Small-subunit ribosomal RNA, central domain from Olea europaea subsp. laperrinei, 350 nucleotides, folded computationally.
[in-house]
Context: one part of a larger RNA
RNA sequence: UUGGGCAUAAAGCAUCUGUAGGUGGCUUUUUAAGUUUAUCGUCAUAUCCUAGGGCCCAACCCUAGACAGGUAGUGGAAACUACCAAGCUGGAGUACGGUAAUGAUAGAGGGAAUUUUCGAUGGAGCGGUGAAAUGCGUAGAGAUCGAAAAGAACACCAACGGCGAAAGCACUCUACUAGGCUGACACUAACACUGAGAGAUGAAAGCUAGGAGAGUGAAUGGGAUUAGAUACCCUAGUAGUCCUAGCCAUAAAUGAUAGAUACUUGGCGCUAUGCGUAUGGACUCGUGCAGUGCUGUAGCUAAUGCGUUAAGUAUCCCGCCUGGGGAGUACGUUCACAAGAAUGAAACUC
Numbered sequence: 001u002u003g004g005g006c007a008u009a010a011a012g013c014a015u016c017u018g019u020a021g022g023u024g025g026c027u028u029u030u031u032a033a034g035u036u037u038a039u040c041g042u043c044a045u046a047u048c049c050u051a052g053g054g055c056c057c058a059a060c061c062c063u064a065g066a067c068a069g070g071u072a073g074u075g076g077a078a079a080c081u082a083c084c085a086a087g088c089u090g091g092a093g094u095a096c097g098g099u100a101a102u103g104a105u106a107g108a109g110g111g112a113a114u115u116u117u118c119g120a121u122g123g124a125g126c127g128g129u130g131a132a133a134u135g136c137g138u139a140g141a142g143a144u145c146g147a148a149a150a151g152a153a154c155a156c157c158a159a160c161g162g163c164g165a166a167a168g169c170a171c172u173c174u175a176c177u178a179g180g181c182u183g184a185c186a187c188u189a190a191c192a193c194u195g196a197g198a199g200a201u202g203a204a205a206g207c208u209a210g211g212a213g214a215g216u217g218a219a220u221g222g223g224a225u226u227a228g229a230u231a232c233c234c235u236a237g238u239a240g241u242c243c244u245a246g247c248c249a250u251a252a253a254u255g256a257u258a259g260a261u262a263c264u265u266g267g268c269g270c271u272a273u274g275c276g277u278a279u280g281g282a283c284u285c286g287u288g289c290a291g292u293g294c295u296g297u298a299g300c301u302a303a304u305g306c307g308u309u310a311a312g313u314a315u316c317c318c319g320c321c322u323g324g325g326g327a328g329u330a331c332g333u334u335c336a337c338a339a340g341a342a343u344g345a346a347a348c349u350c
Stems, first nucleotide, its partner, number of pairs: 004321003007304002012318001014201004021194003025088004031082001033081002035077005041071003049065006091191001092188003096183004103177001105175005110154001114150008125136002162169002206247006215241002220236004259316005266295006273288004299306002323350003332343004
């Protein structure tokens, strides 16, 4: 309890595309469905209200009348919503010229490091720790030099920087491809916003099949520590981590803040780009637009804080919340190979 809310108290779907629906720019015309106005019918008696009257008064009773509201008919109005028709360009989009970027996919190339193997030099330790030990090493380790192979990741540049709907994306080059921003003018003419269901994408871990396997490393063995040590530390090490194809659909998937539009004092940066100024040129200075930060006015907030990238002022649409535990559990259903995911109670208790 139809009201109030959702950064941190319960509460914004992980993110996007989009159907129905809801909502929707400016001007003129039509209709009259909503709207509004007049009139009329009806809404039993009783009750309520008003005016009288009767019980001594009152409660109570009797008589008469009426408002408001609902609903139906008829007539009128035409501002707003809606409908019809015509137009407009500011919202939205298309075409054109520029531009920045780790946006996506595929292919090719590169160097440092690591490990292993081979060869050479050499000869006793190496490694590891708080200290040690397990471990490796005279069958020649570790160290140094040369050669080769493999797999994974890309130092510096690097930033409070960039791109992407989010997840995410960084060695270099090439091919192909998506989006953004900006500029001027031409075109379409409201084509828009949101979006229940639905669809798509979705880190890591995990699963299926086939490869690959350097380093790292759940599980596991061993060594320590300890009262114990199924741990923290050390030494080994399987799955995994990597690739291809297919599943899974969850994260503190975070800005703990859904999306769109408009309005509202400032200061200081950064990124992309346009204009003016300046110049031989690069700087500089002023300014527009888009993004990204810091600080902070008004306002808001329980406070912290937010503050033109709002948590301010308003509108539209969707999602979600309603004391703690029980419980994101049980049951049922849908999906999944499984693991599980989604939906999602109650008894009881405080």

Overview:
Rfam family: Bacterial small subunit ribosomal RNA. The organism belongs to Olea europaea, within Eukaryota. Its mean pLDDT, the model's own confidence on a scale to 100, is 87.